[in-house]
């Protein structure tokens, strides 16, 4: 200095006029006047996982669903830390839906002899021309029954040896997941984002959940089920439970106000524990809350410019997706100079 | 808020994971004096996008995007 690697921080500031929503105070209710607060890293998707509510005590069993190297963190997880082990980069560092093909059941088009426990098309070899032996070279094809040399041998094969790769087994180190070493010729095609088996985990619905209060109350009418158990426990069965239920019409109030709803697994700081995720202790802080849904606009001014993605509706944890631009810390590569 | 479908040729739709096809349409050619309908042939696809399993993907997975559709309020 040029090209990277990680991790993190903003994503607007002053002032003004004019508007929106919430809240507090005064003045005295038709209302005014001042003060105070008002979107985000992703508020999104709505993919996960927990609060919190109600369903019947939250029950059994099947059958669905998820998830899949170890270990640990957490309310919890499909997320995060640390490790393994495979890949990829010169390297910083980065990626992996990463259990089981040796339970088992299926699929490998087209070409090829033959796509998985059988088979032999040229083709090598024996050889009385009957038949036997064989699978190394060759052609097909994403994939050919380990690879590759050397022995051996009629011809040839793990047939036997050295290296390489699987796999089993034993030892040794680890908490594991692995690893390294020794032995055994044991040699087994890919697929499980095919079915499936294994291990864990999941009872259902969702703030329009659900709860108080006022107002009004008026029910009829026609079908269907149901004491041979209906509706219910949200697939199915078993068990409970024990008289309603469910469609259509017509039709009477209010479509009202309040809780849930803003102090929480909350934020800064600083210490301590851990390698970290994370936790514990002090110690400050209070930070939007509508009910058709608020946070806008316009000007000036300084900067290079004020422009990106995009707007809260029970609430937290995370993944993922979208982002113009600006900074700040580590770190790695090549070059050059001292 | 809580679901579920669905995107293939211009239009409607097919396709076990194994060359992406009907059918109208468009275009040329032939029947005819013409023209329609009839008959022969063509062209036309990033199977919505981006990754991924796999030997291979319209098909299967994940993340997007766009449409469409459903349930559900209290006395």
């Nucleotide at each position: 200095g040029c090209a990277g690697a990680a991790g993190g921080u903003c994503g607007g500031g002053u002032g003004g006029u004019c508007g929106c929503c919430c809240u507090c105070u005064c003045c005295a209710u038709g209302g005014g006047a001042g003060g105070g607060g008002g979107a985000g890293g992703a508020a999104a998707g709505u993919c996960c996982g927990g609060g919190c509510u109600c369903c019947g005590a939250a029950g059994a069993g099947c059958g669905c669903g998820a998830u899949g190297c170890c270990g640990g963190a957490u309310a919890a997880c499909g997320u995060c830390c640390g490790g393994g082990c495979g890949g990829g980069g010169u390297g910083a560092c980065c990626c992996g839906a990463c259990g089981g093909a040796a339970a088992g059941u299926g699929g490998c088009a087209c070409a090829g002899a033959a796509a998985a426990g059988a088979c032999a098309c040229g083709g090598c070899c024996u050889g009385u021309c009957a038949a036997g032996g064989c699978a190394a070279a060759g052609g097909u094809g994403a994939a050919a029954u380990g690879g590759c040399g050397c022995g051996g041998u009629a011809a040839g094969a793990g047939c036997g040896c050295a290296c390489c790769g699987g796999c089993g087994a034993u030892a040794u180190g680890g908490a594991g997941a692995c690893a390294u070493a020794u032995c055994g010729g044991c040699c087994u095609g890919c697929u499980a984002a095919a079915c499936c088996c294994c291990a864990u985990c999941g009872g259902g619905a969702g703030c329009a959940a659900g709860g108080u209060u006022c107002a009004a109350u008026a029910u009829g009418g026609a079908g269907a089920g149901g004491a041979u158990g209906a509706c219910g426990c949200u697939g199915c069965u078993c068990g409970c439970c024990g008289a309603c239920u469910c469609u259509c019409c017509a039709g009477g109030u209010g479509g009202a106000a309040c809780c849930g709803c803003a102090u929480g697994a909350g934020g800064g700081u600083g210490c301590g524990a851990g390698c970290a995720a994370u936790c514990g202790c002090a110690u400050c802080c209070c930070u939007a809350g509508a009910g058709a849904g608020a946070u806008g606009a316009c000007c000036a001014c300084a900067c290079a410019a004020a422009u990106a993605c995009a707007g809260a509706a029970c609430c937290c944890g995370g993944c993922u997706u979208a982002c113009a631009g600006a900074c700040c810390u580590u770190c790695u590569g090549c070059a050059c100079u001292c | 808020u809580c679901c579920c479908c669905g995107u293939u040729a211009g239009c409607u739709c097919a396709a076990c994971g194994g060359c992406a096809g009907a059918g109208c349409a468009u275009u040329c050619g032939g029947c005819u004096g013409u023209u329609a309908a009839c008959c022969g042939a063509a062209g036309g696809g990033u199977u919505g996008g981006u990754a991924g399993u796999u030997c291979g993907a319209a098909u299967c997975u994940a993340c997007c995007a766009c449409g469409g559709g459903g349930a559900g309020c209290c006395a």
This is a predicted complex of two RNAs, RNase P RNA and transfer RNA, with 413 nucleotides together. It holds a member of the Rfam family "Bacterial RNase P class A". It is annotated as a ribozyme.